The prediction has a mean pLDDT of 88. This is a predicted structure of a 268-nucleotide part of an RNA (large-subunit ribosomal RNA, domain VI) from a metagenome. The full RNA is in RNAcentral, with records from SILVA.
Context: one part of a larger RNA
RNA sequence: CGUAGGAAAUUUGCGGGAAGCCGUCUCUAGUACGAGAGGACCGAGAUGGACAUACCCCUGGUGUUCCGGUUGUCACGCCAGUGGCAUCGCCGGGUAGCUAUGUAUGGACGGGAUAAGCGCUGAAAGCAUCUAAGCACGAAGCCCCUCCCAAGAUAAGAUUUCCCAGACCAUAAGGUCUCUAAAGGGCCCUCGAAGACUACGAGGUAAUAGGCUGGAGGUGUAAGCGUAGCGAUACGUUAAGCUGACCAGUACUAAUCAGCCCGUGCGG
Numbered sequence: 001c002g003u004a005g006g007a008a009a010u011u012u013g014c015g016g017g018a019a020g021c022c023g024u025c026u027c028u029a030g031u032a033c034g035a036g037a038g039g040a041c042c043g044a045g046a047u048g049g050a051c052a053u054a055c056c057c058c059u060g061g062u063g064u065u066c067c068g069g070u071u072g073u074c075a076c077g078c079c080a081g082u083g084g085c086a087u088c089g090c091c092g093g094g095u096a097g098c099u100a101u102g103u104a105u106g107g108a109c110g111g112g113a114u115a116a117g118c119g120c121u122g123a124a125a126g127c128a129u130c131u132a133a134g135c136a137c138g139a140a141g142c143c144c145c146u147c148c149c150a151a152g153a154u155a156a157g158a159u160u161u162c163c164c165a166g167a168c169c170a171u172a173a174g175g176u177c178u179c180u181a182a183a184g185g186g187c188c189c190u191c192g193a194a195g196a197c198u199a200c201g202a203g204g205u206a207a208u209a210g211g212c213u214g215g216a217g218g219u220g221u222a223a224g225c226g227u228a229g230c231g232a233u234a235c236g237u238u239a240a241g242c243u244g245a246c247c248a249g250u251a252c253u254a255a256u257c258a259g260c261c262c263g264u265g266c267g268g
Stems, first nucleotide, its partner, number of pairs: 001152001005163007015149004021049007033038001051106005059100004066093005071086006110144003117137001119135002164267001165178005179265001184262004188204005208254003211250005217243003224237005
């Protein structure tokens, strides 16, 4: 810009894409078959490999924004307690998120038309013949079925809901005057398990973000004081103190009071 008014939702599916794999074991059955050795078709069940998708409950990884231990040195006057630097100094753990080696799921079932092939009926050609007319089967392959995208499918589809003035003159959708800026959308701002930007989604007086309060999870019993010991240290107060991203609650702070822009008037 188009989809012959504008808008908000919900959709149909023309068409396109994805997927499509291969074993092993058990039963049927030591049956059919076979002198024996051996050993099935058909059908049913179980379980794997590789591959793919999704996810983080479990098992782990990471987790330089969490907690603890510890070495050297410097600083806070000293002790104690802390902080800086040393690869995050090193080490032990670890929330969220992200992850695989973890978890879950998938290839199916079924239908249609066929290939090679197997046939029925059957002439030309009194026989024969799957073929000439006619009819029935038959593949991991083809078309559906499954999943995803999808009306710029310009043949531009469908459904539901919402919105919009009068007078006069003309008459092909028009012009003039006076009014009216609708439904809806955006700008801007707070943000996001959304994201390069944009877009998308949640909000803008409300739980959107921060703060605060409570909780979960993590770390592992803080500091101070007391007691015991010459002391290192131990014990008690104390499963304490601290705590990022997680879950709630709460308007304290910021999305301000507000404002601006687009979008019109019933539609060849």